Record summary
The prediction has a mean pLDDT of 84. The RNA shown here (FMN riboswitch aptamer (RFN element)) has 114 nucleotides and comes from Calorimonas adulescens.
RNA sequence: CAGUAACUUCAGGGCAGGGUGCAAUUCCCGACCGGCGGUAAAGCCCGCGAGCCGAAAGGCAGAUCCGGUGAAACUCCGGAGCCGACAGUAUAGUCUGGAUGGGAGAAGUGUUUU
Numbered sequence: 001c002a003g004u005a006a007c008u009u010c011a012g013g014g015c016a017g018g019g020u021g022c023a024a025u026u027c028c029c030g031a032c033c034g035g036c037g038g039u040a041a042a043g044c045c046c047g048c049g050a051g052c053c054g055a056a057a058g059g060c061a062g063a064u065c066c067g068g069u070g071a072a073a074c075u076c077c078g079g080a081g082c083c084g085a086c087a088g089u090a091u092a093g094u095c096u097g098g099a100u101g102g103g104a105g106a107a108g109u110g111u112u113u114u
Base pairs, nucleotide, nucleotide: 006109007108008107009106010105017029018028019027031094032093033084034083035048036047037046038045043082044081051060052059053058064080065079066078067077068076086097087096088095
């Protein structure tokens, strides 16, 4: 230094201001947010987690284009768009709840062996 038992800790953000209405953070105008790994830096490329089905294996399940720079960018810069589990309730990405939960993963400690 690497591998390898095990252990510990961490591990999700967001409707300001209005309109209508008996009632809406749910409708309308507008506002705000973006887990993890990979890679030229990513909510929208590839995969994973959370969610649903299943005994399991596994399956299902969202969203991006144009131009510029460059060796290389659907990731940067400029522009214009789009997406977002389930239950509750005046229809929810943002409120309440399962959740002081789970977890992709990250950091550290470190037996033993080489």
Annotation: Its Rfam family is "FMN riboswitch aptamer (RFN element)". Rfam describes the family as follows. The RFN element is a highly conserved domain that is found frequently in the 5'-untranslated regions of prokaryotic mRNAs that encode for flavin mononucleotide (FMN) biosynthesis and transport proteins. Gene Ontology term of the family: FMN binding.